[in-house]
Molecule: transfer RNA
Organism: Synergistaceae bacterium
RNA sequence: AGGUCCAUGGCUCAAUUGGUAGAGCACUGGUCUCCAAAACCGGGGGUUGCAGGUUCGAGCCCUGCUGGGCCUG
Numbered sequence: 001a002g003g004u005c006c007a008u009g010g011c012u013c014a015a016u017u018g019g020u021a022g023a024g025c026a027c028u029g030g031u032c033u034c035c036a037a038a039a040c041c042g043g044g045g046g047u048u049g050c051a052g053g054u055u056c057g058a059g060c061c062c063u064g065c066u067g068g069g070c071c072u073g
Stems, first nucleotide, its partner, number of pairs: 001072007010025004019056001027043005049065005
């Protein structure tokens, strides 16, 4: 330099022909307990890496950029 894949709550990941962004863990309140853990019942937290474009509507399609993994030279 070229090719390819990835980027979504604190972490690991979903979201299938474009149609209201979810789960587990973590955090937090409560029940239980002598206390704690476990278990059970609640709660908060993300405008989806950045900037544009298409569309009535974009996490999803298109372009550029940034960062990371792999391959080629």